Background:
This is a predicted structure of an 88-nucleotide RNA (transfer RNA) from a Flavobacteriales bacterium. Lineage of the source: Bacteria > Pseudomonadati > Bacteroidota > Flavobacteriia > Flavobacteriales. It matches the Rfam family "tRNA". Rfam links the family to the GO term triplet codon-amino acid adaptor activity. It is annotated as a transfer RNA.
RNA sequence: GGUGAAAUGACAGAGUGGCCGAAUGUACCAGUCUUGAAAACUGGCGUAGGGAGACCUACCGGGGGUUCGAAUCCCUCUUUCACCGCCA
Numbered sequence: 001g002g003u004g005a006a007a008u009g010a011c012a013g014a015g016u017g018g019c020c021g022a023a024u025g026u027a028c029c030a031g032u033c034u035u036g037a038a039a040a041c042u043g044g045c046g047u048a049g050g051g052a053g054a055c056c057u058a059c060c061g062g063g064g065g066u067u068c069g070a071a072u073c074c075c076u077c078u079u080u081c082a083c084c085g086c087c088a
């Protein structure tokens, strides 16, 4: 340099253009159980802003576009991985 794949929450990881700020597992927090823990079970668990609260808004690597509607499609950039090629 060429070809292809990928980037999602603390970590892993799913996700046909609409029921998604987002499954599931692990971790973590609270509880039940226990003499006490572990295990098991139940509930909770991204960030920022607004609101007394209920709740609302934005965010899926950065930026832009298509569309009534984008994590999902297109363009560009960044990064990672695999293979191929070149130089040494």
Base pairs, nucleotide, nucleotide: 001084002083003082004081005080006079007078010026011025012024018068028044029043030042031041032040046059047058048057049056050055061077062076063075064074065073
About this RNA
The prediction has a mean pLDDT of 82.